[in-house]
Context: one part of a larger RNA
RNA sequence: UUGGGCGUAAAGGGCGUGUAGGCGGAAUCGUAAGUCAGGGGUGAAAACCAAAGGCUCAACCUUUGGCUUGCCCUUGAUACUGCUAUUCUUGAGUGCGAGAGAGGGAAAUGGAAUUCCUGGUGUAGCGGUGAAAUGCGUAGAUAUCAGGAAGAACACCGGUAGCGAAGGCGGUUUCCUGGCUCGCAACUGACGCUAAGGCGCGAAAGUGUGGGGAGCAAACAGGAUUAGAUACCCUGGUAGUCCACACCCUAAACGAUGGGUACUAGGCGUUGGUUCGAACGGAUCAGCGCCGAAGUCAACGCAUUAAGUACCCCGCCUGGGGAGUACGAUCGCAAGAUUGAAACUC
Numbered sequence: 001u002u003g004g005g006c007g008u009a010a011a012g013g014g015c016g017u018g019u020a021g022g023c024g025g026a027a028u029c030g031u032a033a034g035u036c037a038g039g040g041g042u043g044a045a046a047a048c049c050a051a052a053g054g055c056u057c058a059a060c061c062u063u064u065g066g067c068u069u070g071c072c073c074u075u076g077a078u079a080c081u082g083c084u085a086u087u088c089u090u091g092a093g094u095g096c097g098a099g100a101g102a103g104g105g106a107a108a109u110g111g112a113a114u115u116c117c118u119g120g121u122g123u124a125g126c127g128g129u130g131a132a133a134u135g136c137g138u139a140g141a142u143a144u145c146a147g148g149a150a151g152a153a154c155a156c157c158g159g160u161a162g163c164g165a166a167g168g169c170g171g172u173u174u175c176c177u178g179g180c181u182c183g184c185a186a187c188u189g190a191c192g193c194u195a196a197g198g199c200g201c202g203a204a205a206g207u208g209u210g211g212g213g214a215g216c217a218a219a220c221a222g223g224a225u226u227a228g229a230u231a232c233c234c235u236g237g238u239a240g241u242c243c244a245c246a247c248c249c250u251a252a253a254c255g256a257u258g259g260g261u262a263c264u265a266g267g268c269g270u271u272g273g274u275u276c277g278a279a280c281g282g283a284u285c286a287g288c289g290c291c292g293a294a295g296u297c298a299a300c301g302c303a304u305u306a307a308g309u310a311c312c313c314c315g316c317c318u319g320g321g322g323a324g325u326a327c328g329a330u331c332g333c334a335a336g337a338u339u340g341a342a343a344c345u346c
Stems, first nucleotide, its partner, number of pairs: 003318004007300002012314001014201004021194003025088004030083002033081002035077008048066007091191001092188003095184005103177007110154001114150008125136002162169002206247006215241002220236004258313006266291011295302002319346003328339004
């Protein structure tokens, strides 16, 4: 390589968008490139295989046939694929009518809590722990009342709930804006699926510049603990956490499960529609969960939200260590990221 695989054994790209490419619904006409059939040419010899024959056998040699899996020409076939043309509506999309939502961006605003400041009351403790101490406090703390300031996060509702491609999204209001679902069946008429490269998004931490800084808190300091304690506990505390702009591009970026289409028992709950006049009820579409049939799986489990049965396209794996290292290249301000070996060894 072939093959076999990718939930947990090695293996699904973090997610989307989309280029090339691959694959692609129904009907009819044509064509005959792929495909299939007949005929012809060529496919050197030797070798190889088979059948005969020649050396007394064999090796060896000779003859004939096969093989040479291919290519070319020609005559046909037209089911399938391709191509051309015409048509269709079920895939896809548009339109119209409804609906739900922490989907995104910007601005404004609210209350609780916390800390700080000012003033009042008030007096000796407060705080903290397993127990303590460091720390704070007679220069009046803690507690309590009133007023003020600041920043960050939004209790209850809140949910096995909802939305988003993923990361993720939660006080309230307004503005701008993306997607989705249901119903109708008016329009387009295969316009589709996937997607190497490319492009965009991408938690936290981290970086640059400028702001901001209440609480929390790497580093750091001190107090404890301990044989030691560069920790766990305590008192402090700086980056950071927040905002704007620009980078970084990684995660157990997880459902450890790529996307699409079709098919294959049900039961229970729930969200949003539609519908049966209404409904405690039923039907149906789109989600979110639980339990289970067939089937599948090494087992665990999965099971119409498949890990079942098939097809299409992409990514990835191929013993452990060395190693996600070295070297090179690309990207980055840096940290580093991406790509990614070998010797050697078991």